A computed fold for a 1454-nucleotide RNA from an uncultured bacterium, annotated as small-subunit ribosomal RNA. It matches the Rfam family "Bacterial small subunit ribosomal RNA". Its mean pLDDT, the model's own confidence on a scale to 100, is 85.
RNA sequence: GAUGAACGCUGGCUACAGGCCUAACACAUGCAAGUCGAGGGGCAUCACUCCGCCGGUUUACCGGCGGUGGUGGCGACCGGCGCACGGGUGAGUAACGCGUAUCCGACCAUCCGCGGGCCCGGGGAUAGUCUUCCGAAAGGAGGUUUAAUACCCGGCGGCGUCAGGGGGUUCCAUGGCCGCCUGACUAAAGGAUUCGUCCGGCCCGCGACGGGGAUGCGUUCCAUUAGCUUGACGGCGGGGUAACGGCCCACCGUGGCUACGAUGGAUAGGGGUUCUGAGAGGAAGGCCCCCCACACUGGGACUGAGACACGGCCCAGACUCCUACGGGAGGCAGCAGUGAGGAAUAUUGGUCAAUGGGCGGAAGCCUGAACCAGCCAAGUAGCGUGAAGGAUGACGGCCCUACGGGUUGUAAACUUCUUUUGCGGGAGGAUAACCGGCGCCACGUGUGGCGUCCUGCAGGUAUCCCGCGAAUAAGCAUCGGCUAACUCCGUGCCAGCAGCCGCGGUAAUACGGAGGAUGCAGGCGUUAUCCGGAAUCAUUGGGCUUAAAGGGAGCGUAGACGGACCCUUAAGUCAGCCGUCAAAAGCCGGGGCUCAACCCCGGUCCGCGGUUGAAACUGGGAGUCUUGAGUGCGGUCGCGGCGCGCGGAAUUCGUGGUGUAGCGGUGAAAUGCAUAGAUAUCACGAAGAACCCCGAUUGCGAAGGCAGCGCGCCAGUCCGCAACUGACGUUGAGGCUCGAAGGUGCGGGUAUCGAACAGGAUUAGAUACCCUGGUAGUCCGCACAGUAAACGAUGGACACUCGCCGCGGGCGAUACACUGUCCGCGGCCCAGCGAAAGCGUUAAGUGUCCCGCCUGGGGAGUACGCCGGCAACGGUGAAACUCAAAGGAAUUGACGGGGGCCCGCACAAGCGGAGGAACAUGUGGUUUAAUUCGAUGAUACGCGAGGAACCUUACCCGGGCUCGAAGUGCGGCGGGAUGAUAUGGAGACAUGUCAGUCCUUCGGGACCGCCGCAUAGGUGCUGCAUGGUUGUCGUCAGCUCGUGCCGUGAGGUGUCGGCUCAAGUGCCAUAACGAGCGCAACCCCUGCCUUCAGUUGCCAGCAGGUAAAGCUGGGGACUCUGGAGGGACUGCCACCGCAAGGUGCGAGGAAGGGGGGGAUGACGUCAAAUCAGCACGGCCCUUACGUCCGGGGCGACACACGUGUUACAAUGGGGGCUACAGAGGGGCGCCAGACAGUGAUGUUGAGCUGAUCCCGAAAGGCCCUCCCAGUUCGGAUCGGAGUCUGCAACCCGACUCCGUGAAGCUGGAUUCGCUAGUAAUCGCGCAUCAGCCAUGGCGCGGUGAAUACGUUCCCGGGCCUUGUACACACCGCCCGUCAAGCCAUGGGAGCCGGGAGCGCCUGAAGUCCGUGACCGCGAGGAGCGGCCUAGGGCGAGACCGGUGACUGGGGCUA
Repeated sequence: GAUGAACGCUGGCUACAGGCCUAACACAUGCAAGUCGAGGGGCAUCACUCCGCCGGUUUACCGGCGGUGGUGGCGACCGGCGCACGGGUGAGUAACGCGUAUCCGACCAUCCGCGGGCCCGGGGAUAGUCUUCCGAAAGGAGGUUUAAUACCCGGCGGCGUCAGGGGGUUCCAUGGCCGCCUGACUAAAGGAUUCGUCCGGCCCGCGACGGGGAUGCGUUCCAUUAGCUUGACGGCGGGGUAACGGCCCACCGUGGCUACGAUGGAUAGGGGUUCUGAGAGGAAGGCCCCCCACACUGGGACUGAGACACGGCCCAGACUCCUACGGGAGGCAGCAGUGAGGAAUAUUGGUCAAUGGGCGGAAGCCUGAACCAGCCAAGUAGCGUGAAGGAUGACGGCCCUACGGGUUGUAAACUUCUUUUGCGGGAGGAUAACCGGCGCCACGUGUGGCGUCCUGCAGGUAUCCCGCGAAUAAGCAUCGGCUAACUCCGUGCCAGCAGCCGCGGUAAUACGGAGGAUGCAGGCGUUAUCCGGAAUCAUUGGGCUUAAAGGGAGCGUAGACGGACCCUUAAGUCAGCCGUCAAAAGCCGGGGCUCAACCCCGGUCCGCGGUUGAAACUGGGAGUCUUGAGUGCGGUCGCGGCGCGCGGAAUUCGUGGUGUAGCGGUGAAAUGCAUAGAUAUCACGAAGAACCCCGAUUGCGAAGGCAGCGCGCCAGUCCGCAACUGACGUUGAGGCUCGAAGGUGCGGGUAUCGAACAGGAUUAGAUACCCUGGUAGUCCGCACAGUAAACGAUGGACACUCGCCGCGGGCGAUACACUGUCCGCGGCCCAGCGAAAGCGUUAAGUGUCCCGCCUGGGGAGUACGCCGGCAACGGUGAAACUCAAAGGAAUUGACGGGGGCCCGCACAAGCGGAGGAACAUGUGGUUUAAUUCGAUGAUACGCGAGGAACCUUACCCGGGCUCGAAGUGCGGCGGGAUGAUAUGGAGACAUGUCAGUCCUUCGGGACCGCCGCAUAGGUGCUGCAUGGUUGUCGUCAGCUCGUGCCGUGAGGUGUCGGCUCAAGUGCCAUAACGAGCGCAACCCCUGCCUUCAGUUGCCAGCAGGUAAAGCUGGGGACUCUGGAGGGACUGCCACCGCAAGGUGCGAGGAAGGGGGGGAUGACGUCAAAUCAGCACGGCCCUUACGUCCGGGGCGACACACGUGUUACAAUGGGGGCUACAGAGGGGCGCCAGACAGUGAUGUUGAGCUGAUCCCGAAAGGCCCUCCCAGUUCGGAUCGGAGUCUGCAACCCGACUCCGUGAAGCUGGAUUCGCUAGUAAUCGCGCAUCAGCCAUGGCGCGGUGAAUACGUUCCCGGGCCUUGUACACACCGCCCGUCAAGCCAUGGGAGCCGGGAGCGCCUGAAGUCCGUGACCGCGAGGAGCGGCCUAGGGCGAGACCGGUGACUGGGGCUA
């Protein structure tokens, strides 16, 4: 886009077209084929005439009854014509059925037209009527009588037909035409009449229309249908027919069809045309037209011009109906209509007015053909549902950033206008004029013309006019992308959507609703089907190295294709003309309905056939040629094949010798062998199999494949020569042959190796990998088998298209060089090709020819069938079902028990720890009224906590409040803010008492309380809605950009490579050149020096002075303090290096190659952490999820883990004496000193807002003691007594003293930190803080090591490379069994059904044949018999389908 559609929602009008696609299922009822009285006998019925009678009247009139075929007519009957058309349907049919083109020299033909001729004489019946009888009916039988255009007989002539025999002429065949002879066969009908004639009858010929037959070509699928056929193919003769023919029959022959698809199966009416498509095609065959077939199913004939007959007959069958049970009737696939089936398809309408048909002389009759109307949005076309104006842009709805705006929207309201449609009224006869009647005219009296009259179903319709009045008329689908159209709410992987991709798990443009929008519109969507897009079956117009696809290979049949020249032919091809291609349709032009759809007119139509010509190309025929191909001759090469023979090494075995304890085997072992002497070694012997080196990127072969040497036989390539043949060629469906390994059969052989098997190991297991053995087999002969990653994943042949390099074999040529040429084997590349990878004269390039093969993945190379095979198995080879992919090449990552290079306390080397103990602390778990919450591998766990007794506090229990515990604004009322205090109560709170303000323009305000309003409040949820901040990879060296270049592209290059570095640091190289974020540097601290400054710091010199002391004057040297500078740059030297740079127990220097430390964290990753620090979107709570208070809890404790502290002791513990820091802190503070106390501490008290005062070391040093012990180690726990802070130390603080004195004697597997002022060890300070559960955190200094061979390994990381089926990226992906559900399918004892065929039996009707004693005057017939057959029965099979306990695999599902 389309449709004979259906379904959902909706629905105003008109025109035209359409309307059982299913059950060719069954049908009630009515109608659908009759007509002719001018063929006939007649006459039931109607009318009339006539006659009779009767009545009304009473002459002429009317009515009734009876009679009368006399008339008009006419039921039934005889007869003629029609009924074979028209109408329906699509079952069957794969066929000369249809289409197209021819033929009939092999035919028919009623009616119609034309021409010619003819119509004489005679006869007997019969229906009807009447009558008798049978039957329920349908119907039938007998008898009497009778007509015809019914039937029969006879006759003349002509024509005709047939047979036979001559003649002439002609064509295209057996034919046509003309003519002669002989024989045979055939005709007829009348009727009407206005008497003019008209309608008929018979024969012959021709024509027209129609029909019959034959042939070429075309006409679906299956080869998992490969062979079919006995009247079968042909002949002769006959029968039959309108006619040909094996159509039928007898005889004879043995043929005929088939891979160019016979036979069988399945499906199907065919065409004109229709839909789609650019076309070629593909699909379809409804309406209309042509042809065919059918008429309940099957068979059959009759009549007839025509039938094997839809509304005829006979028989058989099924079904329905009637019946008196004896018998009968019926056939809607005609029009309506009914039931049924179905998703689904209409009125039991009107009329013969028109068109057409039948009959008739005509009038006319009949006509469900036809024309109309009815129903149905079921299609196409047209029209309408209003038009113009109208903004404070109303109201309402919806949305938002919400005092406001946007949108619905000029939409509405409102004003003006119009009137199709609608309603009402009126007008209105197109289609119609034939025919016929009448009149007139013309001529050949029957036609034609003119006038007039009659004739309309639809229908008072179309159409037109008038009136009324916007009045009567809009929906459907969609809005994530494809695809035009977006927001809100609801929902929360639910409910649902979905054509594909896919949406929905709490902010859904995708579900549902709403608002809005978009598209189309009397429709809009959905479903179904067809074509298109699909170049996705590729003729136009595809492919096969890796995506699906080259047969394993050769030979070769059919076939297809085929070299040069000349002649010819004209099949293909081309051109002109002719015929045909029905109409309709389509297209073009024109016209008619108001337009259009629709209809009408004209033109056109790729085919087929004929004819005339052309001759380039292809084909056919004839001839010639040598270049393709082959032969020959001369050489050459090779693991080419087959046969025979020979050889050595090795292995194993045997015998003997030597010899002794192991051998063998492995990652390590064990099984095994061995003191009965193995292994090893020597000699000899035996057997079988395979041939080291040469050996290669080599050679040969068609492929498989082929390797010691020699001989023989066979085959082949290549090169050279150019003698011979003369296109002999290429390819090759079927076919035939060959065909690795393994396998099979029979017979041999058996050394090695070695499936199966056994044992030993390995392992969670190990029906494996490893080891020790070992049977088939491996080898030979003969015969099967016939596969493979049979691979170059690349079929064969020929030609052409840049080059370079290597190797093998020839030739030029006698050659080791060099060069040319031919053939082969390889490598790299140009053009070109390719999706790319790549290919590239050995093509995957450019062409030609032939063969094979492919058409999404799975199912499946499976099932079934067939073929082959001894078997194993091979060949051929599906479907259901299922998925939205499967796949190729390349890219970037990530990953690898891949590779290379390189880093890091990563390992190693060391030192000290953790894991064991007790305790502290955090976490899990458990418990609880609550044990608030968060953090959870690394990157949570002394983390948020840098301070939980109340508070904090978020949790629990209980008691209160509700404008609220706090803040802001406004209004009102009252009050003085504030302080002290009393009572009740657990407190919040409530009620009192006392003291007591400030500013003021006197209105009031600041401030407080109360009330009200607008705000509140929430540590409630979502860190997966977010901001900000943070952890980690990682202080790792990376991450990118611009331009250029490469690539179809993703992307690459740069950023790779070499050297170097801590570093993508630098240098070199370079289709790249630059640049950015990172690195480094710039900043801070520290180490040296200089300078400036000099108090509270310092004190060398000077002076004073003390018990001592920079204590004092003073000084500006030093230390120090804190500001500014300097200094280090591989600068110098040596060596290495192109350079960058590196190395040096080098120099110098405080410091040396980054001096040490810090701050600084690229692009990004982990939906990492945090809504409880803060902020913030959304959601939720509102006398509570807010808030206040008291108490409790966060501190629980059978356990488990992390981080720590203290130890286990002598490098130690205890006691005494005695030194030396740094960095900090201090006013509700630090606190000297003194006194009291064993002590915590208390009392008193100077100094210090700090280089001034205070806090101030420990390890260390010296001396004494302990003597290896659960201790003079260790200090938990517990008892007692105290101190301090604080409203308050019960839950639940720290500290002190006395007493008690637990575990623990160095910690399993495992694991952590650290490379120098580091580890270890020692103490000091600070934050938070009333106090403190701090052993934590952050700082500070003191003392002060060991070790690093090295980068194999573990972990993490960087760069390059490689593989990948991974990309939420190896914590990936993914395979198979089993378990469960569902689905389709194969097998299956069987069971059921179907169509077709075969054999035998039976066999209706009927044609034909025979007979025919019965009927008939006869002709002829009845009857009987026979052949054949529909149907029926019996039987054996084949095929197809369904079903089946059970069973096999397959698919889908978390």